[in-house]
RNA sequence: GCCAGGCUGGCGCAAUUGGCAGCGCUACUGCCUUGUAAGCAGAAGGUUCAGGGUUCGAGUCCCUGGUCUGGCU
Numbered sequence: 001g002c003c004a005g006g007c008u009g010g011c012g013c014a015a016u017u018g019g020c021a022g023c024g025c026u027a028c029u030g031c032c033u034u035g036u037a038a039g040c041a042g043a044a045g046g047u048u049c050a051g052g053g054u055u056c057g058a059g060u061c062c063c064u065g066g067u068c069u070g071g072c073u
Base pairs, nucleotide, nucleotide: 001072002071003070004069005068006067007066010025011024012023013022019056028042029041030040031039049065050064051063052062053061
């Protein structure tokens, strides 16, 4: 230099055909316990990498850039 894949709560990942962004873990609050852990319940937490385009509507489609991983040279 070229090619492919990824980027979504603190972490790990979903979101099938473009139609209200979810799951698990952690952390938080409460219950339980002499206390801790475990268990149970609850609530909270998102500029979906950045910018632009298409569309009534974009995490999803298109363009440009960034970054990470892998491959080729």